[in-house]
Context: one part of a larger RNA
RNA sequence: AUUGAGCGCCUGGGCGAUGCUUUACACUUGCUCCUAGAUCGGCGCGAGGGGGCAACUCCUCAUCGAGUGUCGAACGGGUGACUAAUGCAUCGUAGCGUGUCCCGGAGUGUGGGAUAACCCGUGCGAAAGCCGGACUAUCUACCUCAUAUGCUCUACGGAGGAAAGUGGGGGAUCCGCAAGGACCUUACGCUGUGGGAGCGGCCGAUGUCCGAUUAUCUUGUUGGUGGGGUAAUGGUCUACCACCGCUACCAUCGGUAGCUGGUCUGAGAGGAUGAUCAGCCACUCUGGCACUGAGACACCGCCCAGACUCCUACUGCAGGCAGCACUGUCUAAUUUUGCACCAUGGGGGCAACCCUGAUCCUCCCAUGCCCCGUGCGGGAAAAAGGCCUUCGGUCUGUCAACCGCUUUUAUUCGGGAAUAAAAGGCACGGGCGAAUACCCCGUGUUUUUGACUGUACCGGCGGAGUAAGCACCGGCUAACUACCUGCCAGCAGCCCCCGUAAUACGUAUGGUGCCAUCGUUACUC
Numbered sequence: 001a002u003u004g005a006g007c008g009c010c011u012g013g014g015c016g017a018u019g020c021u022u023u024a025c026a027c028u029u030g031c032u033c034c035u036a037g038a039u040c041g042g043c044g045c046g047a048g049g050g051g052g053c054a055a056c057u058c059c060u061c062a063u064c065g066a067g068u069g070u071c072g073a074a075c076g077g078g079u080g081a082c083u084a085a086u087g088c089a090u091c092g093u094a095g096c097g098u099g100u101c102c103c104g105g106a107g108u109g110u111g112g113g114a115u116a117a118c119c120c121g122u123g124c125g126a127a128a129g130c131c132g133g134a135c136u137a138u139c140u141a142c143c144u145c146a147u148a149u150g151c152u153c154u155a156c157g158g159a160g161g162a163a164a165g166u167g168g169g170g171g172a173u174c175c176g177c178a179a180g181g182a183c184c185u186u187a188c189g190c191u192g193u194g195g196g197a198g199c200g201g202c203c204g205a206u207g208u209c210c211g212a213u214u215a216u217c218u219u220g221u222u223g224g225u226g227g228g229g230u231a232a233u234g235g236u237c238u239a240c241c242a243c244c245g246c247u248a249c250c251a252u253c254g255g256u257a258g259c260u261g262g263u264c265u266g267a268g269a270g271g272a273u274g275a276u277c278a279g280c281c282a283c284u285c286u287g288g289c290a291c292u293g294a295g296a297c298a299c300c301g302c303c304c305a306g307a308c309u310c311c312u313a314c315u316g317c318a319g320g321c322a323g324c325a326c327u328g329u330c331u332a333a334u335u336u337u338g339c340a341c342c343a344u345g346g347g348g349g350c351a352a353c354c355c356u357g358a359u360c361c362u363c364c365c366a367u368g369c370c371c372c373g374u375g376c377g378g379g380a381a382a383a384a385g386g387c388c389u390u391c392g393g394u395c396u397g398u399c400a401a402c403c404g405c406u407u408u409u410a411u412u413c414g415g416g417a418a419u420a421a422a423a424g425g426c427a428c429g430g431g432c433g434a435a436u437a438c439c440c441c442g443u444g445u446u447u448u449u450g451a452c453u454g455u456a457c458c459g460g461c462g463g464a465g466u467a468a469g470c471a472c473c474g475g476c477u478a479a480c481u482a483c484c485u486g487c488c489a490g491c492a493g494c495c496c497c498c499g500u501a502a503u504a505c506g507u508a509u510g511g512u513g514c515c516a517u518c519g520u521u522a523c524u525c
Stems, first nucleotide, its partner, number of pairs: 001524001003522001005521004012372003017367001019364001025328002029325003040067001042064001043065001044063001046061006077284004087208006096200003101196004106191003109145001111143002119133003123130002151160003165188006173182003209255003217245001222242007258280004262273004285306004308319002311316001338361001340359001344358001345356004375405004385396002388393001412460004424446008469514005474495003481508003490497001
């Protein structure tokens, strides 16, 4: 000098930061991932209307609780147990993948029949839940056929392989009694393929702590051939063959540890460190496994095993806070079971919008840094009190009293923001288009939206009024006297002090230093 600090005394205000370093210990409760009706049927709730004595039934509108299907859930969040290299940092390489997004080019034709929901069951079960029967969407679920610019395979002859529609609008023409449809167009999609962006997988080189009281280690080990496997290279796996490969330039073994940008210190070189923020990695009760998917071997998904906890009718069943709060425990030690999606970002959606313990805010704590204040001016050869005294006096000390002034802050009263850009409506212009329609873009105009918050900030009234402590004073080291004690009581970082005049213990006056803090303990340089 430093700190994610602890402890003791003391404590006025503000801004913006940080806050379980220990038990990767156990978790009660609530919340943390859902969205679109423009995929589908219309089971359900609501409003209106009709029929019916009633049970009930029909129609219209709105909505979307359950279900089908799609996207997301692999992001975001947390933690540092593992890991000494399958990691990280820097620099490279070729034998790879890629949903959404961007650009190009080609398509989007035809047919089928299941299954949820709903309903039924003297169904099974304590429950969790499960089973059976019948019906349905003719769904953007699933399947068949057709076609194939690219694409895949190939023995180069050939062979194989797609798709899904939905919403808005419309002049002529066609079908239809009509509703409507064909048709056209537009928006969002769907299928195949080429390229790109961004992201990711794999590989190489160099660097990356301690120990030799660890010297050899290795059998899928090292290499080859054939095969399997992968998006892809490879002993990655396997059969056979060969007998290699690493190592004092420290292998192997053991210990410790997430790595980096950075942070602290230091003139630097270095040393120590890796909280907050950012990048990468690993993990998400412990161990293992795969499924789905563009992507996981998946924190709030599945399965198996284990320990623990809950429920149980004893047969079984449920759970995983190292998400945000909270609780217990451990500890010297670390906060609210708060508010809001207003902003930024993310997921879904054509959009409106919905969701979001990410995030923005709030609460607590002097935990650190910073700013401000606790008043300012005048005022005596100098009050009282206190302390010392050579008894003359000295010091406290312009300190106070007293006089004048100011009002930061605090109290109270009043006013009162910015953070808001949009999206939406209207008008105009442009694009698409057969179109003045629909849709999209731009400009102008207009309306609405604020968690923090009646907060910041501003103004007014009164009034010095609401606001100073802590450590030290033998030397190092700035600052001394008196009393008390008498090797006792005590002090102490080192030297040391104290056994009757202690500037070193304790108290007091005085002084020194820092100041909303000051000391001390611990860590690092």